[in-house]
Order: sequence, then C1' cells, then structure tokens
RNA sequence: GGCGGCGUUGGCGGUGGCGUCCGCCAGCCGGGGAACCCCCCGGUGAAACGCCCUCGGGGCCGAUGACGCCUACCUACCC
Repeated sequence: GGCGGCGUUGGCGGUGGCGUCCGCCAGCCGGGGAACCCCCCGGUGAAACGCCCUCGGGGCCGAUGACGCCUACCUACCC
C1' cells in the first nucleotide's frame, strides 16, 4: 500500500414522519491546541439528486429501497 472479515458511528437510497429490515458511501489536505491518541477550524470529496421519446420540446409513475403505521393530497361509495 492492497484485499478480505468482524465491530462501532455518521450520511444516503426522485415529495413528509415513526418502527423493522435491506442496500450504498465514509476519505484526503492544511492550520491550531503541549499533542501519538484526542479536540477545534478551513478546504476538498463519496454514496444520492425518477422514467420515456421524434429531446431548444413533449409524455408518464410515485409520499416505501422493502414492509407496517401515521400525516398531506386525489378518486369512488355510505352516513
């Protein structure tokens, strides 16, 4: 330095919330603190940012990654 495994933590999975499970990402550089661990600040970076078409335009689905519940919205029926 690379690969694999286990554990912990944080973030993410096209519109909100909760629970469970699943999947994905998680580093680097600089400065400061007595500073190896550790802490703070700044910069940078990953996962993520729906689909289709004849693509300067047009069409379509959905509050889930999956399941359950709640909330919002829409439609139908009953009181």
Predicted 3D model of a 79-nucleotide RNA (Fluoride riboswitch aptamer (crcB RNA motif)) from a Thermoplasmata archaeon. Of the family's consensus pairs, 100% are formed in the model. Its mean pLDDT, the model's own confidence on a scale to 100, is 76.